[in-house]
A computed fold for a 107-nucleotide RNA, annotated as Glycine riboswitch aptamer. Of the family's consensus pairs, 90% are formed in the model. Its Rfam family is "Glycine riboswitch aptamer". Gene Ontology term of the family: glycine biosynthetic process.
RNA sequence: AUGACGCUUGCGGGAGAGUGCGCUGUUGACGCCGCCGAAGAUGCAAGCUCCGUACUGUGGGCAAGGUACGGAGCGAAACUUUCAGGCAAAAGGACCGCAGGCUGACC
Numbered sequence: 001a002u003g004a005c006g007c008u009u010g011c012g013g014g015a016g017a018g019u020g021c022g023c024u025g026u027u028g029a030c031g032c033c034g035c036c037g038a039a040g041a042u043g044c045a046a047g048c049u050c051c052g053u054a055c056u057g058u059g060g061g062c063a064a065g066g067u068a069c070g071g072a073g074c075g076a077a078a079c080u081u082u083c084a085g086g087c088a089a090a091a092g093g094a095c096c097g098c099a100g101g102c103u104g105a106c107c
Base pairs, nucleotide, nucleotide: 006102007101008100009099010098011097012096013095018033020032021031022030034087035086036085040083041081043079047074048073049072050071051070052069053068054067055066056065
């Protein structure tokens, strides 16, 4: 199985922030100042796991279990950081839609 989830190709949609200054015809590089978050990357909440201590439990003790506290690990995003990237247009762009391809889950 009228093909889930995921991946991928094509087409369409797709935000933000400097056409900044040095500086020149334009662009790039370099330097300075200011910004943006939606490629990628960083950080973590609940929760889960583990460890330690105390309590509970017992006639008394130990272990398991439970509770509390502390510590460690795992832990998502469009949140966060702004490393990377970007700040006219073009390109790129998370994400969304349509069509095709691959895979082949529930039933």